[in-house]
RNA sequence: CAACGGAGAGUUUGAUCCUGGCUCAGGACGAACGCUGGCGGCGUGCUUAACACAUGCAAGUCGAGCGGUAAGGCCCCUUCGGGGGUACACGAGCGGCGAACGGGUGAGUAACACGUGAGCAACCUACCCUCAACUUCGGGAUAAGCCUCGGAAACGGGGUCUAAUACCGGAUAUCAUCACGGGCUUCAUGGUUUGUGGUUGAAAGUUCUGGCGGUUGGGGAUGGGCUCGCGGCCUAUCAGCUUGUUGGUGGGGUAAUGGCCUACCAAGGCGUCGACGGGUAGCCGGCCUGAGAGGGCGACCGGCCACACUGGGACUGAGACACGGCCCAGACUCCUACGGGAGGCAGCAGUGGGGAAUAUUGCGCAAUGGACGAAAGUCUGACGCAGCAACGCCGCGUGAGGGAUGACGGCCUUCGGGUUGUAAACCUCUUUCAGCAGGGACGAAGCGAGAGUGACGGUACCUGCAGAAGAAGGACCGGCCAACUACGUGCCAGCAGCCGCGGUAAUACGUAGGGUCCGAGCGUUGUCCGGAAUUAUUGGGCGUAAAGGGCUCGUAGGCGGUUCGUCACGUCGGGAGUGAAAACUCGGAGCUUAACUCCGAGCCUGCUUCCGAUACGGGCAGACUAGAGGUAGGCAGGGGAGAGCGGAACUCCUGGUGUAGCGGUGGAAUGCGCAGAUAUCAGGAAGAACACCGGUGGCGAAGGCGGCUCUCUGGGCCUUACCUGACGCUGAGGAGCGAAAGCGUGGGUAGCGAACAGGAUUAGAUACCCUGGUAGUCCACGCCGUAAACGUUGGGCGCUAGGUGUGGGGGACAUUCCACGUCCUCCGUGCCGCAGCUAACGCAUUAAGCGCCCCGCCUGGGGAGUACGGCCGCAAGGCUAAAACUCAAAGGAAUUGACGGGGGCCCGCACAAGCGGCGGAGCAUGCGGAUUAAUUCGAUGCAACGCGAAGAACCUUACCUGGGUUUGACAUAUAGGGAAAUCUCCCAGAGAUGGGAGGUCCGUAAGGGUCCUAUACAGGUGGUGCAUGGCUGUCGUCAGCUCGUGUCGUGAGAUGUUGGGUUAAGUCCCGCAACGAGCGCAACCCUCGUCCUAUGUUGCCAGCACGUUAUGGUGGGGACUCAUAGGAGACUGCCGGGGUCAACUCGGAGGAAGGUGGGGAUGACGUCAAGUCAUCAUGCCCCUUAUGUCCAGGGCUUCACGCAUGCUACAAUGGCCGGUACAAAGGGCUGCGAAACUGUAAAGUGGAGCGAAUCCCAAAAAGCCGGUCUCAGUUCGGAUUGGGGUCUGCAACUCGACCCCAUGAAGUCGGAGUCGCUAGUAAUCGCAGAUCAGCAACGCUGCGGUGAAUACGUUCCCGGGCCUUGUACACACCGCCCGUCACGUCAUGAAAGUCGGCAACACCCGAAGCCGGUGGCCUAACCCCUUGUGGGAGGGAGCUGUCGAAGGUGGGGCUGGCGAUUAGGACGAAGUCGUAACAAGGUAGCCGUACCGGAAGGUGCGGCUGGAUCACCUCCUUU
Repeated sequence: CAACGGAGAGUUUGAUCCUGGCUCAGGACGAACGCUGGCGGCGUGCUUAACACAUGCAAGUCGAGCGGUAAGGCCCCUUCGGGGGUACACGAGCGGCGAACGGGUGAGUAACACGUGAGCAACCUACCCUCAACUUCGGGAUAAGCCUCGGAAACGGGGUCUAAUACCGGAUAUCAUCACGGGCUUCAUGGUUUGUGGUUGAAAGUUCUGGCGGUUGGGGAUGGGCUCGCGGCCUAUCAGCUUGUUGGUGGGGUAAUGGCCUACCAAGGCGUCGACGGGUAGCCGGCCUGAGAGGGCGACCGGCCACACUGGGACUGAGACACGGCCCAGACUCCUACGGGAGGCAGCAGUGGGGAAUAUUGCGCAAUGGACGAAAGUCUGACGCAGCAACGCCGCGUGAGGGAUGACGGCCUUCGGGUUGUAAACCUCUUUCAGCAGGGACGAAGCGAGAGUGACGGUACCUGCAGAAGAAGGACCGGCCAACUACGUGCCAGCAGCCGCGGUAAUACGUAGGGUCCGAGCGUUGUCCGGAAUUAUUGGGCGUAAAGGGCUCGUAGGCGGUUCGUCACGUCGGGAGUGAAAACUCGGAGCUUAACUCCGAGCCUGCUUCCGAUACGGGCAGACUAGAGGUAGGCAGGGGAGAGCGGAACUCCUGGUGUAGCGGUGGAAUGCGCAGAUAUCAGGAAGAACACCGGUGGCGAAGGCGGCUCUCUGGGCCUUACCUGACGCUGAGGAGCGAAAGCGUGGGUAGCGAACAGGAUUAGAUACCCUGGUAGUCCACGCCGUAAACGUUGGGCGCUAGGUGUGGGGGACAUUCCACGUCCUCCGUGCCGCAGCUAACGCAUUAAGCGCCCCGCCUGGGGAGUACGGCCGCAAGGCUAAAACUCAAAGGAAUUGACGGGGGCCCGCACAAGCGGCGGAGCAUGCGGAUUAAUUCGAUGCAACGCGAAGAACCUUACCUGGGUUUGACAUAUAGGGAAAUCUCCCAGAGAUGGGAGGUCCGUAAGGGUCCUAUACAGGUGGUGCAUGGCUGUCGUCAGCUCGUGUCGUGAGAUGUUGGGUUAAGUCCCGCAACGAGCGCAACCCUCGUCCUAUGUUGCCAGCACGUUAUGGUGGGGACUCAUAGGAGACUGCCGGGGUCAACUCGGAGGAAGGUGGGGAUGACGUCAAGUCAUCAUGCCCCUUAUGUCCAGGGCUUCACGCAUGCUACAAUGGCCGGUACAAAGGGCUGCGAAACUGUAAAGUGGAGCGAAUCCCAAAAAGCCGGUCUCAGUUCGGAUUGGGGUCUGCAACUCGACCCCAUGAAGUCGGAGUCGCUAGUAAUCGCAGAUCAGCAACGCUGCGGUGAAUACGUUCCCGGGCCUUGUACACACCGCCCGUCACGUCAUGAAAGUCGGCAACACCCGAAGCCGGUGGCCUAACCCCUUGUGGGAGGGAGCUGUCGAAGGUGGGGCUGGCGAUUAGGACGAAGUCGUAACAAGGUAGCCGUACCGGAAGGUGCGGCUGGAUCACCUCCUUU
């Protein structure tokens, strides 16, 4: 200086990174729909049915070409019927020009149709311009008119008259053409010019003089025709197409080239650089989007093309195969007198129809443009305007300023307030727009003698007037995405673009208030681009996410070593032409601004051409040797093919020995065996495979290859540096090879072994296991062509640190030589590792690093490698390969957990070792179930079940029945009222209650208490423990759970906390990218055990006294026990061994106690939506003369049954009787209650003592001593039942405990299974307490007495901790998940068929028409012969031939709709059967193939690791 230019988010997970799809935010539109709507300007407006059209208009004009005069004007005449004239004018007609433009539409068309650039030496061009020349002499008709005929009409026929710028002939002529000759010249055919001779061909007048015309020729301009290069859709599930096809020659045809047409000849032409076919489509300038490159579109405006009801055809003409012309055929519509006719809005309006949807049957030729005309002018639905529509863009307004008791109202509220909100009211202003009134254009140039001439339009604009007056809505408010509350609803109603909201506290539904964003609009829907680097040229990938072809050879193609020369194709620079206008960008200008319009410049990235450059790529020619190949010499090898040989083993056969079993399994059975098996010995037969060596060793392209020998044969490596001289790399199509299984034919068959059979297992077992066993496995020949054909990694070349093994070769050093050894080097094959790469895992000179070349492949998951089609195959099947529909994910790697019928280490009465139980009996208690009017409720694996209940006869009590009551049984407040209420007595009643009688308030004089009535309210053991607090259980007294900082990792996270030891312990030590810290552990607390000190009453009594039958009874004493309080003591402190001079551990000493001394209290982060709304508290919901409350009675105590926890037993280690001894800890005044007496006893009487170290409960019991019983349903056992009592209590009927007498049941040690306990423990023995009137307590909580056994050990069961591993789990294995079947919905395939559509083919028929033929027929002018009523030539009608549309027939092709039935697929809160997969998923899984099976699936054969675990081997790393 130029350039002006690129944003992301949500959603897969417990979380993370990546891959990847889906979705959103932006812009646009010829739009439509919903709600709403003031004004103006400028634009735009059938995208669908190229569907059908009523009506009107859209192409006429010229009298200055002609004959004329229908109608009108003017003049004259008139019998008022009309006639004549004029040309102001002109219908119809002849003639000329135009009608081929303008306007519409987009059907067809994939094509020289379009765009762009060239060419025509192969062409045409009316009107216009220019130049040159000419415009002469004649002729015969005809329309109109008149007469007449036919017809409904449309229209037609005949006769007769007439004109021309209509038609025809003659003359002349540059010219045209033929023949001959000359000059100049091009890229070819050729072009151009000139001379001589021959032949043919022109013309029109009119006006009145200015012209306008006519003819010929040359040139120009304009417009067109033809040809070519290049460019732009999809499909290969369309791969071959073509007979006028490709070319040639002759001819025809055209304005013109040409198979354009025709005859003959040749056999070509096109195509993977996509022919042919199918589908779709007008093309472009441009428009939208995008940073751009691109992508999409082709409305309006402009250029080109095509079409004009459908199909065909020609005529006329300068131009058409002709939108508002003709002919024919067809479909449709209309008229008709039924004979016949008419029509073509894809012109402008308009109508019907279709559709989500698109306007007025308007005004005007004033302007611009067009046709005709000399002109005036006429015509012009082109055009200019207006109307309708927020359809789009642009502009403007709906007011501005002030105004706080922050009014009323609304909404919310923690009730204080907040918000709507300066918003309103109110005050002061302004008047745009709309309204009213007045004025009022430009557009007008032109034409015309002049007058005059504006559709828009009384419009724009200007001025004045009045008044805030007439003018705001829509969507949204969970995140993306700006904006929040309340109520209603309760997985309902509904919302939703994606994720997702809604199951009683919804910012997500509906409404309201408030808010946000836009604003005459706002949203929704549809489509396109963007975001999407999500088709990646710019600008992606392929080890595991989708993606490397199974491998090799090789064609086309792509790419290609060093060097010299040349060319200039690519490439680069400059010039010229073109790239229409509009559009776009920039600068300016005009409408008040803008939109819009105008001017200038840029742009138009392209194509053609000329000049120049030659580095690079390329062509041509030459050279080189580093690539590649060859020669020579060596080497290794399971490389391939064929033939032969060998030993071991299995099986079978024969014989011998030998006897009862063998075999097989987790355990068995089927099977084999006394007809002699198995075992063993000898001999023989047959087939298949080759132990050891054997190795992350070798070879091969891959598949694959393994005994030995021989023959044939491919490849590789090393050394040498002699030869060739780029000969190379890759490789679409193509060809060959290609495990196993499978197929065909023929062999073979020992073993193994799909299918099959049997036996087991199991709920079943179409499996796993076992016994058999057929195909097959083997050979030969021929098919198949697929695999997890994998290194999940295509081939080639080059470059980029190393280290260490191993296989093959070469060299050097060393050695006298050999061997060993060391080093270097080439090739192969492994491991580790740096940089770099990677989402990570990992790869890392054998790359997944850095580059180049070529090929293959991918683009969300499912549907599906499926259907259809095609090709291949004998078949099985293979190759190629979709769509509808459906989901918002599917996936990769890694992380943290959890889990595993994974692993390692460790712990625990977890197992084991022991002791005693439970499970059997009877009873007790709790639960389930059943029952009931009710059997109230809760608790339900461990962690409910002698639990809440440390006390259900009433009460409790919540349940049931019945009877009452309603401000209430209970609380507070207010208002009013009373003098009562409580209390005593009587009556009714089951009672609550009701009735009656009696009797009385306190007081400091403030008030208080109490009752009645009323209103607020009370009350609820009603619901929700899944709304909650609190409390509790459990894992678990397990050793864990975390944080800060730092470090590592993209990140989730990791590290710390892992490791080596050790511990009861994350206890401690050592090490370590960690260093520290917190909650837990331990300790601190209580208790028991030893000692000391202090103090001694109610405790104690050694010594001293007193006393008693006796007793600490008494005096006294503090020694002891004990009590109370305070201390000491234990810390691995000491010694020794081990250990890392550690932590610690083992042993020992001392000690009352030794390694946490015993016991208790103490429960980390958390888990179980664990338990409890019935302890209590509490949100919400519910009841309110009841779900509240009171009362009586009943129930919670039922009983075919099941379970749980206990007690008592089954007896002699015992029962009974008698005697006798020793505790601790508790309790006691509504209480404990002694002695004594009575009773067999329960108990009663009694009342001393004691509020308790004093008295009482209180007897401890087992024990010890003695006696008796003698193994039995007993002197065991005590249930049950009968009788009689005692006590508590208002009351023992339902339903208490105890005592006595009698009765004496089951039970003789308990199946499967299961529980507790490691020392003062288990076991056993009694004692006490709470609750409580009493007691169902055998329960619970404590207390002491007696007092064991066992632990080798950690394999196994259970639970737990740490590390590690796998995972498809993460509401986390009570997880996830597969397939059949059944039901519903949806789309699709197949299907007998059926109904269409499209384009061809063969044949038939053959309209119109062009071209050709033509006896007979008709025939003015002109020509010939002739002279006639002539003939010929020419022309015409008719007939006919070729071609030929539509139509018909036929068999096929392609394609679509429907289709009984059928197949699979997808989807669908709670269906059925199993359990295939994910952990070693309980038989590792998966791939290919084959067989089988309800289904997942199973099995055989081969392959893979994308298999866990253990062991071994090899290699590597660290020291």